[in-house]
Context: one part of a larger RNA
RNA sequence: CACCGCCCGUCAAGCCAACAAAGUCGGUAGCACCCGAAGGUCCAGUUUACUGGGACGAAGGUGAGAUCGGUAAUGGGGACUAAGUCGUAACAAGGUAGCUGUUCUGGAAGGAGCGGCUGGAUCACCUCCUU
Numbered sequence: 001c002a003c004c005g006c007c008c009g010u011c012a013a014g015c016c017a018a019c020a021a022a023g024u025c026g027g028u029a030g031c032a033c034c035c036g037a038a039g040g041u042c043c044a045g046u047u048u049a050c051u052g053g054g055a056c057g058a059a060g061g062u063g064a065g066a067u068c069g070g071u072a073a074u075g076g077g078g079a080c081u082a083a084g085u086c087g088u089a090a091c092a093a094g095g096u097a098g099c100u101g102u103u104c105u106g107g108a109a110g111g112a113g114c115g116g117c118u119g120g121a122u123c124a125c126c127u128c129c130u131u
Base pairs, nucleotide, nucleotide: 003094005091008087009086011084013081014080016078019075020074023071024070025069026068027067028066031063032062033061034060039056041054042053043052044051045050097118098117099116100115101114102113103112104111105110
């Protein structure tokens, strides 16, 4: 690259990653209780021996949690894609100026009420600059 411009969102299609999630499967380190090997230790039987008992004690079992992963019905959003659908919100006073806080509301961009801003045009006045 003629406003024959630019441009917004829903919906539809594809693809990707992440999140939430009833559940389900595992890992890790502890906690409580049960049980309790070897062992040394404590107590008793008058002493080394022997016998009995107590506390500690590896492994194991049960339970409730913590934490880290896998998987998962489903859910709502996100990024991206040459040429799909619906409208036309913004950019010119964009055809209702726009933006904004809040409330209500609508297929969607959005719309409306109240308040605020000019990063609004036109018009009027004032001040300044250039010619």